Source information:
Predicted 3D model of a 163-nucleotide RNA (Lysine riboswitch aptamer) from uncultured Enterocloster sp. Its mean pLDDT, the model's own confidence on a scale to 100, is 80.

[in-house]
RNA sequence: GUAGAGGUUGCGUUGAUCAUGAGUAGGAGGCCGGAUGUGGCAGGCACAGGCGAAGGCUUUUGAAAGGGAGAAACGCCGAAGGAAAAGUGUUUCCUGCAGCGCUUUUUCUGGGCUCAGGGUGAAAAACCCUGUGACUGUCAUCCAGAGGUGGAUGGAGAGCUAC
Numbered sequence: 001g002u003a004g005a006g007g008u009u010g011c012g013u014u015g016a017u018c019a020u021g022a023g024u025a026g027g028a029g030g031c032c033g034g035a036u037g038u039g040g041c042a043g044g045c046a047c048a049g050g051c052g053a054a055g056g057c058u059u060u061u062g063a064a065a066g067g068g069a070g071a072a073a074c075g076c077c078g079a080a081g082g083a084a085a086a087g088u089g090u091u092u093c094c095u096g097c098a099g100c101g102c103u104u105u106u107u108c109u110g111g112g113c114u115c116a117g118g119g120u121g122a123a124a125a126a127c128c129c130u131g132u133g134a135c136u137g138u139c140a141u142c143c144a145g146a147g148g149u150g151g152a153u154g155g156a157g158a159g160c161u162a163c
Stems, first nucleotide, its partner, number of pairs: 001163004007077001010076005017069002026061007036048004040097005080109012110136002113133001115131006138155007
């Protein structure tokens, strides 16, 4: 440098469909109420409001996004995920903070799973973080064995195998 392996619950992405979100947010009407409310938060600014704000009850109408499901397709085996910093875009009209997305750098994690706690979330889903438990693949050392292989301990993917 090239090609491979870990699993049939390996990793990620995409579109369609389905469920959830939810009879929720919002719209329209009526009644009560009687001065504030809206733009992520704060300041400013702008807009709405006695031609009735916020809030409550009721009638009617009524979504969407993120996340999820099984199968399919595609790309792969640091696949991918997390943390921090910097840059950048966006959330609104400005400033600051905060959130979200993308890129780069540094650093952590071999892989999936159970359980507990925390974060995000509408959620008893899912994802992420920390810890725990056994399982599994790989290598090293030691032991046993004729051999296939098995056992114990330990390490990490910049690893392992083949050429």